[in-house]
RNA sequence: GCGCCCAUAGCUCAGCUGGAUAGAGUACAUGGCUUCGAACCAUGGGGUCGUAGGUUCGAGUCCUACUGGGCGCA
Numbered sequence: 001g002c003g004c005c006c007a008u009a010g011c012u013c014a015g016c017u018g019g020a021u022a023g024a025g026u027a028c029a030u031g032g033c034u035u036c037g038a039a040c041c042a043u044g045g046g047g048u049c050g051u052a053g054g055u056u057c058g059a060g061u062c063c064u065a066c067u068g069g070g071c072g073c074a
Base pairs, nucleotide, nucleotide: 001073002072003071004070005069006068007067010026011025012024013023019057028044029043030042031041032040050066051065052064053063054062
């Protein structure tokens, strides 16, 4: 330099053929339980879906460029 893959909550990930409120586990906070904790139970907060544009009535999903990471070729 060229090609391919990945980027969604603090972390690990799901999200179908584009469809209306973006989810799970874990972590965190509060309450319950307990002599106090852990475990367990209940409730709750937390996301401009890597960045910027485009297509569309509608984009996490499709297109383009860029950024970061991984792999391969030279």